[in-house]
């Protein structure tokens, strides 16, 4: 070089055209406890907002669609397979 797979929160990873981040791990807060540890419970992508609420995001850029994390293009990077090497 060619050919394939992969890229989503702190971490695994779901959902594969129709509310992204279920689900668990981990953190925060609280319940029990003399006190911890285990157990429940409630919060946890990011910005704004006191709140209630509202915007934004799936690797980058663009494209197709009412609607894309999913389909097309290009392009980054990573992993695997492969040609050449006088």
């Nucleotide at each position: 070089g060619c050919c394939g797979a992969a890229g989503u929160g702190g971490c695994g990873g779901a959902a594969u055209g129709g509310c992204a981040a279920a689900c668990g791990c981990g953190g925060c807060g609280g319940a029990u406890u003399c006190a911890a540890a285990a157990u429940c419970c409630g919060c946890u992508g990011u910005c704004c907002u006191c709140a209630c609420g509202g915007g934004c995001u799936u690797g980058u850029g663009g494209g197709u669609u009412c609607g894309a994390c999913u389909c097309c293009c290009a392009c980054c990077u990573u992993c695997g397979g492969u040609a050449c090497c006088a």
Molecule: transfer RNA
Organism: Polyangiaceae bacterium